Background
Predicted 3D model of a 102-nucleotide RNA (SAM riboswitch aptamer (S box leader)) from Salinimicrobium terrae DSM 17865.
RNA sequence: CUGUUAUCAAGAAAGGUUGAGGGAUUAGACCCUGUGAAGCCUUAGCAACCCUCCUUUGGAGAAGGUGCUACGUUCUACCACGCCCAAGUGGAUAGAUAACUA
Numbered sequence: 001c002u003g004u005u006a007u008c009a010a011g012a013a014a015g016g017u018u019g020a021g022g023g024a025u026u027a028g029a030c031c032c033u034g035u036g037a038a039g040c041c042u043u044a045g046c047a048a049c050c051c052u053c054c055u056u057u058g059g060a061g062a063a064g065g066u067g068c069u070a071c072g073u074u075c076u077a078c079c080a081c082g083c084c085c086a087a088g089u090g091g092a093u094a095g096a097u098a099a100c101u102a
Stems, first nucleotide, its partner, number of pairs: 003100006013043005021032003026077004044069003049065002051061004073094001078091004
């Protein structure tokens, strides 16, 4: 980096370093942030995709490979429903993670 499949519910943070941004991207809104953002390091934890085990349509586990640990994938944008509008609902697109893959 291409594609396929599954999920996007819930859950789980402290310390050190550093110093201004961050919530994926574009725009707008909203939110977090010098009472310290993002990043990096250490330790701890969550979850259970791969994995391990068993009495295998299921259940248990957490050694290992990933992932994650503010708020909801923050909302809107495109389509449909909705009484014009609005609120709202569903879906798509896009994105994230895992497993496999040319």
Of the family's consensus pairs, 97% are formed in the model.
Its Rfam family is "SAM riboswitch aptamer (S box leader)". Rfam's curators write: The SAM riboswitch is found upstream of a number of genes which code for proteins involved in methionine or cysteine biosynthesis in Gram-positive bacteria.